[in-house]
This is a predicted structure of a 71-nucleotide RNA (transfer RNA) from a Bacteroidales bacterium.

RNA sequence: UGAGGCAUGGUGCAAUGGCAGCAUAGCGGUCUCCAAAACCGCCGAUGGGAGUUCGAAUCUCUCUGCCCCAG
Numbered sequence: 001u002g003a004g005g006c007a008u009g010g011u012g013c014a015a016u017g018g019c020a021g022c023a024u025a026g027c028g029g030u031c032u033c034c035a036a037a038a039c040c041g042c043c044g045a046u047g048g049g050a051g052u053u054c055g056a057a058u059c060u061c062u063c064u065g066c067c068c069c070a071g
């Protein structure tokens, strides 16, 4: 320098244009002599900007960061 991939709660992952979910962590509660486990509930996220669309996590462009390949 060129080509490709990835970016979603604290963490690990879903969601192929129509309400952003699951697990785990954290917090509260039930249970227990206490704690753990179990069960119930709560909390918390789409990397930044622009465009397309009635509607974008999803499609397009650009920027940033990371990974891999080529030179």
Base pairs, nucleotide, nucleotide: 001070002069004067005066006065007064010024011023012022013021018054026042027041028040029039030038047063048062049061050060051059
Background:
Its Rfam family is "tRNA". The organism belongs to Bacteroidales, within Bacteria. It was read from a public genome assembly.